[in-house]
Context: one part of a larger RNA
Molecule: small-subunit ribosomal RNA, central domain
Organism: uncultured bacterium
């Protein structure tokens, strides 16, 4: 290598576009490149099988045969791939009419909370907790009132929705895709996919902001102890713009696409028909999102037209635990006890 796997036992790349590869709808024609079929050539000797013989036997040796995958040449055969030409529409794409939506980027504005300065009212406590207690208050705290600033957007809000991960106040500017119906057009243009882009949170740099929250820290509790749970504070951070970084239980622990295979009920977007009639109802149909459960599947759990069921294309991975996602080296990196790649002794 083969061969068997990859929800949960070791195993799906975070994700999305897309180059060469690899795969590839239906129908004719030609052609014979893959690919069958026959028939010759070759396929060295030894070895190897078979038979026979010779050393007493055997090992060992010697004659004769038959194999011999492959490779070349000639005739033949055209389903299938292949190539070349023509046509197709049902796969993919366009038009066109509609239609949802927290899809993405700037801009602009609201309202409730907290918190803080200033100022008015006002007097003795506030806060917090099991229970305190540090902490704030008569330098007038808490409470109510104006006023400033930051960040986050109850209710709506839903196993609703849009997005490829991720996205919630309104609003008004660009902008991406998605569904559906018409079946007009083009007529395989598909599918996958080294590479490239994007990527949550911590985290890193430059310059801003800093309400509340709060890694470090510092103090009060609690305990034998308490470098913890509690509670007062409270720096980085969190927030904005620019660059990095590139990883997460980044999960549905489930690559992507295509076809195929009994159902029942719910809900979102759209359409078509029927009813009834006033805001609806019921059937069918397409996209999606849930729940149940046939058959089948699996080791069971379970999954079951969103399949983990029957298939094919193609890319990713795995191959006993443990040292080890180490250690070497290389590679991006500003740096990171970082990233990717990735062992072995030894040991069970």
């Nucleotide at each position: 290598c083969u061969g068997g796997g990859u929800a949960u036992a070791a195993a799906g790349g975070g994700u999305g576009c897309g180059u060469a590869g690899g795969c590839g709808g239906u129908c004719u024609u030609g052609u014979g490149c893959g690919u069958c079929g026959a028939a010759g050539g070759u396929u060295a000797a030894a070895g190897g099988c078979c038979a026979u013989g010779g050393c007493u036997c055997a090992a060992c040796c010697a004659u004769g045969g038959a194999a011999a995958u492959g490779c070349c040449c000639u005739c033949g055969a055209u389903a299938c791939g292949g190539c070349a030409a023509g046509a197709c529409u049902u796969g993919a794409g366009u038009a066109u009419g509609a239609g949802a939506g927290a899809g993405g980027a700037a801009g602009a504005u609201g309202g409730a909370a907290u918190u803080c300065c200033u100022g008015g009212u006002g007097u003795a406590g506030c806060a917090g907790u099991g229970a305190a207690a540090u902490g704030c208050g008569u330098a007038g705290a808490u409470a109510u009132c104006a006023g400033a600033g930051g960040a986050a957007c109850a209710c709506c809000g839903g196993u609703g929705g849009c997005g490829a991960a991720g996205c919630g106040g309104u609003c008004u500017u660009c902008u991406g895709g998605c569904u559906c119906a018409u079946u007009a057009c083009u007529g395989a243009c598909g599918c996958u996919g080294a590479g490239c882009a994007c990527g949550a949170a911590a985290g890193u740099g430059u310059g801003g902001g800093g309400a509340g929250c709060g890694a470090a820290c510092a103090g009060g509790a609690u305990u034998a102890g308490a470098u913890a749970c509690c509670c007062u504070g409270g720096u980085a951070g969190u927030c904005c713009a620019c660059a990095c970084c590139g990883u997460a239980a980044a999960c549905g622990a489930u690559g992507u696409a295509u076809g195929c295979u009994u159902g029942g009920u719910g809900u979102u977007a759209g359409a078509a028909c029927a009813a009834a009639u006033u805001g609806u109802u019921g059937u069918u149909c397409u996209a999606g999102u849930g729940c149940c459960g046939g058959a089948g599947a699996u080791a069971a759990u379970u999954c079951g037209u969103u399949a983990a069921g029957c298939a094919u294309a193609c890319c990713a991975c795995c191959u006993g635990g443990g040292a080890a996602g180490u250690a070497c080296g290389a590679u991006c990196g500003c740096a990171a006890g970082g990233u990717u790649u990735g062992a072995a002794a030894c040991u069970c």